The RNA shown here (SAM riboswitch aptamer (S box leader)) has 119 nucleotides and comes from a Deltaproteobacteria bacterium. Model confidence (mean pLDDT): 82 of 100. The sequence was found by an Rfam model in a public genome assembly. Rfam family: SAM riboswitch aptamer (S box leader). About the family: The SAM riboswitch is found upstream of a number of genes which code for proteins involved in methionine or cysteine biosynthesis in Gram-positive bacteria. Rfam links the family to the GO term regulation of gene expression. The source organism's lineage runs through Bacteria, Pseudomonadati, Myxococcota and Myxococcia.
RNA sequence: ACCUUAUCCAGAGUGGCGGAGGGAUAGGCCCGUAGAUGCCACAGCAACCGGUUCCAUCGCUGAUGAUGGAACGCUGGUGCUAAUUCCCACCUCUUCACACGGGAGGGGAAAGAUAAGGU
Numbered sequence: 001a002c003c004u005u006a007u008c009c010a011g012a013g014u015g016g017c018g019g020a021g022g023g024a025u026a027g028g029c030c031c032g033u034a035g036a037u038g039c040c041a042c043a044g045c046a047a048c049c050g051g052u053u054c055c056a057u058c059g060c061u062g063a064u065g066a067u068g069g070a071a072c073g074c075u076g077g078u079g080c081u082a083a084u085u086c087c088c089a090c091c092u093c094u095u096c097a098c099a100c101g102g103g104a105g106g107g108g109a110a111a112g113a114u115a116a117g118g119u
Base pairs, nucleotide, nucleotide: 001119002118003117004116005115006114007113008112013042014041015040016039017038021031022030023029025089027087028086043081044080045079048077049076050074051072052071053070054069055068056067057066058065085111090108091107092106093105094104095103096102
């Protein structure tokens, strides 16, 4: 870098450094010299992986074990701590309006992010 699978309407901020843009992209809408984005420290959130305990099934002489479920934050590995992934974009359905592709709502996809596995 690419592929596969899962999740994305919940949750969680202080200080220091630094000094102009930032929120992935277009549009919208926001954040930002009352100092954002970013980096560092500490704190926190969550529970994807790992760990521990329990339950069910399978397996076994028994144990180790496999699969599924539940609980625990656990000196482990990541992640995250403005706004739903901030909204939206492509297709489609419902409804309202309309000679003009508009408003509202729903479903799906794409893109993106994160994790786990793989090439």